Predicted 3D model of a 1395-nucleotide RNA (small-subunit ribosomal RNA) from an uncultured bacterium. The RNAcentral record of the sequence draws on ENA, Greengenes and SILVA. It matches the Rfam family "Bacterial small subunit ribosomal RNA".
[in-house]
RNA sequence: AGAGUUUGAUCCUGGCUCAGGAUGAACGCUGGCGGCGUGCCUAACACAUGCAAGUCGAGCGAAGCACUUUGUUAGAACUUUUCGGAGGGACGAGGAAGUGACUGAGCGGCGGACGGGUGAGUAACGCGUGGGCAACCUGCCUUACACAGGGGGAUAACAGUUAGAAAUGACUGCUAAUACCGCAUAAGACCACAUUGCCGCAUGGCAGGGUGGUAAAAACUCCGGUGGUGUAAGAUGGGCCCGCGUCUGAUUAGGUAGUUGGCAGGGUAGAGGCCUACCAAGCCUACGAUCAGUAGCCGGCCUGAGAGGGUGGACGGCCACCUUGGGACUGAGACACGGCCCAAACUCCUACGGGAGGCAGCAGUGAGGAAUAUUGCACAAUGGGGGAAACCCUGAUGCAGCGACGCCGCGUGAGUGAGGAAGUAUUUCGGUAUGUAAAGCUCUAUCAGCAGGGAAGAAAAUGACGGUACCUGACUAAGAAGCCCCGGCUAACUACGUGCCAGCAGCCGCGGUAAUACGUAGGGGGCAAGCGUUAUCCGGAUUUACUGGGUGUAAAGGGAGCGCAGGCGGCGUGGCAAGUCAGAUGUGAAAACCCGGGGCCCAACCCCGGGAGUGCAUUUGAAACUGCCAUGCUGGAGUGCCGGAGAGGUAAGCGGAAUUCCUAGUGUAGCGGUGAAAUGCGUAGAUAUUAGGAGGAACACCAGUGGCGGAGGCGGCUUACUGGACGGUAACUGACGCUGAGGCUCGAAAGCGUGGGGAGCAAACAGGAUUAGAUACCCUGGUAGUCCACGCCGUAAACGAGGAAUACUGGGUACAGGGGGCACAAAAAAGAGCUUUUGUGCCGCAGCUAACGCAAUAAGUAUUCCACCUGGGGAGUACGUUCGCAAGAAAGAAACUCAAAGGAAUUGACGGGGACCCGCACAAGCGGUGGAGCAUGUGGUUUAAUUUGAAGCAACGCGAAGAACCUUACCAAGUCUUGACAUCCCGGUGACGCAGGCAGAAAUGUCUGUUCUUUUCGGAGCACCGGAGACAGGUGGUGCAUGGUUGUCGUCAGCUCGUGUCGUGAGAUGUUGGGUUAAGUCCCGCAUCGAGCGCAACCCUUAUUCUUAGUAGCCAGCAGGUAAAGCUGGGCACUCUAAGGAGACUGCCAGGGAUAACCUGGAGGAAGGUGGGGAUGACGUCAAAUCAUUAUGCCCCUUAUGAUUUGGGCUACACACGUGCUACAAUGGCGUAAACAAAGGGAGGGGAAGCCGCGAGGCCGAGCGAACCUCAAAAAUAACGUCUCAGUUCGGAUUGCAGGCUGCAACCCGCCUGCAUGAAGCCGGAAUCGCUAGUAAUCGCGGAUCAGAAUGCCGCGGUGAAUACGUUCCCGGGUCUUGCACACACCGCCCGUCA
Repeated sequence: AGAGUUUGAUCCUGGCUCAGGAUGAACGCUGGCGGCGUGCCUAACACAUGCAAGUCGAGCGAAGCACUUUGUUAGAACUUUUCGGAGGGACGAGGAAGUGACUGAGCGGCGGACGGGUGAGUAACGCGUGGGCAACCUGCCUUACACAGGGGGAUAACAGUUAGAAAUGACUGCUAAUACCGCAUAAGACCACAUUGCCGCAUGGCAGGGUGGUAAAAACUCCGGUGGUGUAAGAUGGGCCCGCGUCUGAUUAGGUAGUUGGCAGGGUAGAGGCCUACCAAGCCUACGAUCAGUAGCCGGCCUGAGAGGGUGGACGGCCACCUUGGGACUGAGACACGGCCCAAACUCCUACGGGAGGCAGCAGUGAGGAAUAUUGCACAAUGGGGGAAACCCUGAUGCAGCGACGCCGCGUGAGUGAGGAAGUAUUUCGGUAUGUAAAGCUCUAUCAGCAGGGAAGAAAAUGACGGUACCUGACUAAGAAGCCCCGGCUAACUACGUGCCAGCAGCCGCGGUAAUACGUAGGGGGCAAGCGUUAUCCGGAUUUACUGGGUGUAAAGGGAGCGCAGGCGGCGUGGCAAGUCAGAUGUGAAAACCCGGGGCCCAACCCCGGGAGUGCAUUUGAAACUGCCAUGCUGGAGUGCCGGAGAGGUAAGCGGAAUUCCUAGUGUAGCGGUGAAAUGCGUAGAUAUUAGGAGGAACACCAGUGGCGGAGGCGGCUUACUGGACGGUAACUGACGCUGAGGCUCGAAAGCGUGGGGAGCAAACAGGAUUAGAUACCCUGGUAGUCCACGCCGUAAACGAGGAAUACUGGGUACAGGGGGCACAAAAAAGAGCUUUUGUGCCGCAGCUAACGCAAUAAGUAUUCCACCUGGGGAGUACGUUCGCAAGAAAGAAACUCAAAGGAAUUGACGGGGACCCGCACAAGCGGUGGAGCAUGUGGUUUAAUUUGAAGCAACGCGAAGAACCUUACCAAGUCUUGACAUCCCGGUGACGCAGGCAGAAAUGUCUGUUCUUUUCGGAGCACCGGAGACAGGUGGUGCAUGGUUGUCGUCAGCUCGUGUCGUGAGAUGUUGGGUUAAGUCCCGCAUCGAGCGCAACCCUUAUUCUUAGUAGCCAGCAGGUAAAGCUGGGCACUCUAAGGAGACUGCCAGGGAUAACCUGGAGGAAGGUGGGGAUGACGUCAAAUCAUUAUGCCCCUUAUGAUUUGGGCUACACACGUGCUACAAUGGCGUAAACAAAGGGAGGGGAAGCCGCGAGGCCGAGCGAACCUCAAAAAUAACGUCUCAGUUCGGAUUGCAGGCUGCAACCCGCCUGCAUGAAGCCGGAAUCGCUAGUAAUCGCGGAUCAGAAUGCCGCGGUGAAUACGUUCCCGGGUCUUGCACACACCGCCCGUCA
């Protein structure tokens, strides 16, 4: 930094999509370790349980407990005993005094207003930023000063009685205080009254003295202190006010009554309608009030080059809230999360009377949800509350646990290792890839695991974390890799499966049998303890454009003008300093960001210092520019005066032509209308024509590329009134200007309302035509309307698809209105050239534009203001609103849907567009087809099978140059399975083959006889048989996987390239133009110059001639010779044969043409303008034909889709079509006897002569591998005879009988002959085909294939015409041009209705 996607291709406009970064994330697959962070975004939903705010006995009283002392009571064990006692004094009981670092209630003090949570509400002085309070408060803390004298009365606790289930009370009695209340004192404070000095923007403030008035205090003690009261100051924290900033909607335009202000009170810490009474009627608002929707705000965070855009989770500041709503109390501070009262909803307890509660504190539960953690440890640290302190409390906090949720770091090994192992994938089977990868060998130990030691964090003690971090040792490569992607964008390719199915897809799009896009595998690419997907934000997107876009045709200029607000504004001087610029100061919290250091091994993370924070405020200066004030100027603008032009507007009057109607005359049968007609009018007299009259509307010629107007628009003439522009002059004003949201006015046609008018025209309507229909186009009628007056409507392709204004920037030309001077002329006018100004056009340079184009009348260069646009459709639709009598107009969405829609230009194709040209294309002719019979091919039908391909021209006598078997691919039946055919291997045999027998439809099976070569004697070669597997085989599929070949446009004249030039480009030029040609053939011109494939020529053949050659061809002359005969000698002159030459080139002449190319005519010539014919087929089109000629990829079959045999079928037959043959007859049929070819074939052949047969043919067989012999007779023709117009002496189908030939075999299913039979058919509907000269037509001959079997095909000659005015039309083609929304290209595209 860009890329994909609209097109056949191009440029542009324009949307959609992608690559990047980010997240409090979620989901899918996977998951080794550690550090630092982070974790209910949804239901401000409901909450079980535990904890989260207490502390002080050094304020107080009482009670209990422990201990000590003292006395009372009590007398045990034990000792002793004379048994009577004595000594001894424990446990225990109760009393007093004292001590205690004891306990839980109570009074009292301080703290529960902090800390913690949440973001519901809030669009607000809530927040941010900067100020103000002369309008305020502040517990604890600090500093200073001054004090604390003496009294009083209660009350909880406690005791008793009592109500209630409980919560909680009630009554009586007792008692203390740092609890409460008077009195005294008053430095200082406050209040009142006057007063002095100083200060302030105002109200006013500060300081001083005077008089009067008011209010204080508490004690405790370990004797060190701690606490108390008042005043002043500080610090800290708060309260209020103000400037500026702070989302969307105008389809929310008016809102407001304590509302705005005043005066007087009240209230408060304090200003204030904060509250009350009275007075006034204000106040806010297009610079967006009010209303509605949404939202906590900020530091920051994400993104971005920046400007911006999005966001406000964690951390920090502020605010608000703590189930919902309201309220106050206490207090320095609250209208109070773990306080109170009331109301509401919900939950719980209850003895039904009544009570209790508030997790948006930490954990945790349910619910909701795609989704978010432990009912952990500790006060050791940091902080907080209380206390003098010890200490107590602290779910704040410090830690731990869970979650890959994020960021950062580490590891899953390192070196060596080629038989490139095995496996896997693929393969052209050779290999290639995985891949030094593995194995193997040599090492290492980070993490994890085991063992030992063991911190800092803590200033004396005190460590939750934690036996943690960290260190050391031993041990094993062991315990540790996945996810996505691989058609393009976008790095990375193959195989198989699937077959528009299954599926993929962010966009374009993949998939219909060879899918790099689906699924799987191998391989590869990317990232990595993660990887993908989804969601959201920014970017790319200059796609809302401030930076940084546009509006002639792509979306977009308001229909036009006037004009309030607003925005912008000429030249000069002086001043001010609001904007602007510069310096300084304050602030812009910390964290974050950037830079430089430092600490955890590094990093993330943390710490320190600096920078930045573009802002706001204060202050000092500057004065160019903007602004403001003052004063001038004339150039912008306007006024005056003089002039001419004009369909500018309004009103009134006048005019002639024409249409129609009425009256009258003349006159007779039609008129009218159309492509052609009909409806209509007319004998009741039309149309036509003459005269007179009525009425309405519009104004021919002039007229123009003209004029006027702001636009819409304006056209006979005259008059009246009236607007604007222009030229000249330079007297006046002195910036008075430009634009213009709202607003107001004007505004074609149609339409609406009321009243007139109505000739013509004419929606609707009626009729006639057209048509498949015709609610149309055409015709005949015809009503609203069109006209006038008044009032609405307010829209048009209201267009120059171009808003207005100003300035500047080469020219040329024309028209219209004015002015100036010069010259000609002169009486004047007109006219020609020069110059100036206004308007209206055309061409064109620079420049601009995507191009087209615009170009002083800009779409150029600049400035100002307004309007409008932001993908297509939905839709200028819906809803709400405003306007309107209505019709409707204005303003104006969304859901949903598509990946385009669009502009300009290019190349083609196409047009029932244009121009030119050609072709048997039409026309002019000749002969056919279509009707009949038959032949042949096709469709259809039938069948066991009727094998198959070909399908408009360009399939259909086509593949097939020849189906009885074979062919043969089809069907039925019988057989074979390494095979009928090829290669390789093993074994056997010596043959293979030939001859014969049996079974069988044959294939086949079986039996008998005969039977190799070579050798160094091992063997080898060859052939056959048997066997196993590789493989053979396939006329099975795909001609839309292919090669090759072919058809067709079309033997049409075209198709391209190099270079140069033009164009942003696709492309253009060349190849177009003027002529000419059969031709892109040639000439000329030309930003092109050349070249290639085509055309033509070169090739073959034919037409003339020459030379050479002369047998198997020929015979003129010479000789011989026959019945005849080149039969013979001889000759090569001629014909002919086959080689080589010549010849034709517009070369010559005349005319035309441009002095060209070329055309027309002529001469000569066998031939004349490519002489005739052939071969030859450019770039390409039709996915044209062929896998069945052959070749070939892939797929399919493998005891069968292969091979083989017999028989059948391809030959069927109601029918339809194509191509032919024969005819329908006299230009003929038949008969008789005569004449003339060319080109070919021939050995498994053609076959003479002779004989036989009516004939097909047969027998015999000469000569001939052929210029020798043979097929072989040419026929039409000509001559003579006959038939005489008929279903015939035409025509020959069909059928019967008898034969011939080929062949293993003519039944299905061949050809031919003889005799007999004798069908349809008397020239063919619509339609359609061929042919322009040796052609059509007609006549016969030959050949290929072939055993046999042509009416087909390919050739050959004989006879031998007619017509072409011409290019309007039909068909096809070529060139140029034009239109185009087509490009699969008109067999296109596309609209509506219905399903």